[in-house]
């Protein structure tokens, strides 16, 4: 680094229009992945995700995006192949 099993995680923010609402339809932004995917990330070499947080400070149409908090708490593996080097 690949593969197989098996496990772990997230699905948001907006803007039309209908509705009393609860939401549903179309579309727009960012992303590996935005609604459920034979899909996508991530598995301790662990910043995938989660708490702290409806956190701060900058900026944005926005929770998007910078930088901070912070390697601060917590978070899911075991087999096999193959290179490389001894």
């Nucleotide at each position: 680094a690949c593969u197989u099993u098996a496990g772990g995680g997230g699905c948001g923010c907006u803007g039309a229009u209908a509705g009393c609402a609860a939401u549903a339809u179309c579309g727009g932004c960012u992303g590996a992945g935005a609604u459920a995917g034979u899909a996508c990330c991530c598995u301790u070499u662990g910043a995938a995700c989660c708490u702290g947080a409806u956190c701060u400070g900058g900026u944005u149409a926005g929770u998007a995006c910078c930088a901070g908090c912070g390697a601060a708490g917590g978070g899911a593996a075991a087999a096999g192949u193959g290179a490389a080097a001894a």
This is a predicted structure of an 86-nucleotide RNA (TPP riboswitch aptamer (THI element)) from uncultured Leeuwenhoekiella sp. Of the family's consensus pairs, 100% are formed in the model. The organism belongs to Leeuwenhoekiella, within Bacteria. Model confidence (mean pLDDT): 77 of 100.